This is a predicted complex of two RNAs, RNase P RNA and transfer RNA, with 414 nucleotides together. It holds a member of the Rfam family "Bacterial RNase P class A". It is annotated as a ribozyme. Model confidence (mean pLDDT): 78 of 100.
RNA sequence: GCAGAUGGAUGGGCAAUUACCCGUAAAAGGGAGGAAAGUCCGGACACUCUAGAAAACGGUGGCAGAUAACGUCUGCUGGGUGCAAACCUAAGGACUCCUGCAAAGGAGCGAAGAGCGCAACAGAAACAAACAGCUUUUAUUAGCAAUGGUGAAAUCGUGGGGUAAGAGCCCACGCCGCGAUGUAGUAAUACAUCGAGGGUGCAAACCCCACCGAGUGCAACCUCAAGUCGCUCUAUGAAUAAUAGGGCAGGUAGAGGGCAAAGAUUCUAGUAGCGAUACUAGAACAAGACAAAUGAUUGCCUUAAAUGACAGAAUCCGGCUUAUAGUCCAUCUGCAAAA
RNA sequence: GUCCUUGUAGUUCAACGGAUAGAACUGCCCCGUCCUAAGGGGUCAAUGCUGGUUCAAUUCCGGCCAAGGACACCA
Numbered sequence: 001g002c003a004g005a006u007g008g009a010u011g012g013g014c015a016a017u018u019a020c021c022c023g024u025a026a027a028a029g030g031g032a033g034g035a036a037a038g039u040c041c042g043g044a045c046a047c048u049c050u051a052g053a054a055a056a057c058g059g060u061g062g063c064a065g066a067u068a069a070c071g072u073c074u075g076c077u078g079g080g081u082g083c084a085a086a087c088c089u090a091a092g093g094a095c096u097c098c099u100g101c102a103a104a105g106g107a108g109c110g111a112a113g114a115g116c117g118c119a120a121c122a123g124a125a126a127c128a129a130a131c132a133g134c135u136u137u138u139a140u141u142a143g144c145a146a147u148g149g150u151g152a153a154a155u156c157g158u159g160g161g162g163u164a165a166g167a168g169c170c171c172a173c174g175c176c177g178c179g180a181u182g183u184a185g186u187a188a189u190a191c192a193u194c195g196a197g198g199g200u201g202c203a204a205a206c207c208c209c210a211c212c213g214a215g216u217g218c219a220a221c222c223u224c225a226a227g228u229c230g231c232u233c234u235a236u237g238a239a240u241a242a243u244a245g246g247g248c249a250g251g252u253a254g255a256g257g258g259c260a261a262a263g264a265u266u267c268u269a270g271u272a273g274c275g276a277u278a279c280u281a282g283a284a285c286a287a288g289a290c291a292a293a294u295g296a297u298u299g300c301c302u303u304a305a306a307u308g309a310c311a312g313a314a315u316c317c318g319g320c321u322u323a324u325a326g327u328c329c330a331u332c333u334g335c336a337a338a339a
Numbered sequence: 340g341u342c343c344u345u346g347u348a349g350u351u352c353a354a355c356g357g358a359u360a361g362a363a364c365u366g367c368c369c370c371g372u373c374c375u376a377a378g379g380g381g382u383c384a385a386u387g388c389u390g391g392u393u394c395a396a397u398u399c400c401g402g403c404c405a406a407g408g409a410c411a412c413c414a
Stems, first nucleotide, its partner, number of pairs: 001335010012301007020031003033310001037321002040319005045217004057213005062076005077091001078089004092208002095108005115206001117202003131148002133144003156174006175198002178195007221257004230248007263285001265284008340410007349364004357394001366382005387403005
């Protein structure tokens, strides 16, 4: 220099004039965001329900931790992609072996391997099987699964032995899970040795196992309370009708609260930790409306440019996701060249 | 503001995860008729967008986008 990876910052500043919202006796003072968005998760809070547990329904799913909680975050493990920096990963369960032609039975490990299934087309055969083919034979019968072809997937791969022909049938090396033991690790797991073995995939279909979850959302909810309707008292009245006045209950319109300055807050420093984060100390922090304010104009400065991106709070927090012009910073990787 | 539902031809609806996404009406072309209509034949036309799971996705699971609906209190 080129190409790339990861993380972060900024999203103009100041002043004047004027308009609006909050605030106040009047002032002072304050007045959108990193996503205020989507409403996808998790909480706070309020009311309702609730003995406990189960069932049902919904969610989550490697291990350990963080947190108020989470489907979020951190670290690690396994798998995948990339030369690398690095990135992606909803990643539990369809098990292993023995006997048997099969049906079935038994053993082992595990929290769970139980049930119902699917695998179109092609292909002989897709979960059990033999089309072409090979061997014996005149042929049939019988034996075989190497080779061919189909497919996303075809009975572990290569070599040798063996055989009528063949085959993990046997052997060597390798691959793959399963079980046992040992070592390392909190664990997932990794490595080593031994043993018995060797054909699938799908649970992001139902399902099984473990764990978690009561419902509704601020239009929740609480307080005050016109009018209307109801009950009642008094007066007038023959009257229990009607009229007038008063009281009570209820709680519609409306008003106030919830809700506006302070909390799972932000920043700085220290301590603990790899880290998420926690603790301690100090400092800082007033948008608060209800059809809903936060606008406009001018000047100066910074700038490549500033008229320029995405976008406008509605009970409040923690996340995730999505949108975002331009500018800037840090760390790292590969290639090339030079010193 | 909160909550819920749905997106398939121009329209109304189908389609166990499996062949070229099917049907009716509409549109276009042809036949038919003196011309039109009816009728007959043919034809065009779609899974909202984008990722993931799977051998394979309209279908299963995320994320966006769009459309529609419900909810205040009550003698």